[in-house]
Molecule: transfer RNA
Organism: Absidia cylindrospora
RNA sequence: GGGGUACUAGCUCAGAUGGUAGAGCGCUCGCUUUGCAUGCGAGAGGCACUGGGAUCGAUGCCCAGGUGCUCCA
Repeated sequence: GGGGUACUAGCUCAGAUGGUAGAGCGCUCGCUUUGCAUGCGAGAGGCACUGGGAUCGAUGCCCAGGUGCUCCA
């Protein structure tokens, strides 16, 4: 320098033919206990790496950039 791939909740990751997004763990509250843990129930928390484009409508498509991983040179 070139190719590929990933970027979604605090962390690890899903998801949909394009119609404003979920799980596990973690966190908060309640019940259970003398108390803790476990268990059960409820809740908060992200508008999607950044910018632009096409579309009635984008996290998913197109372009550019950024970061990580990887391959080639």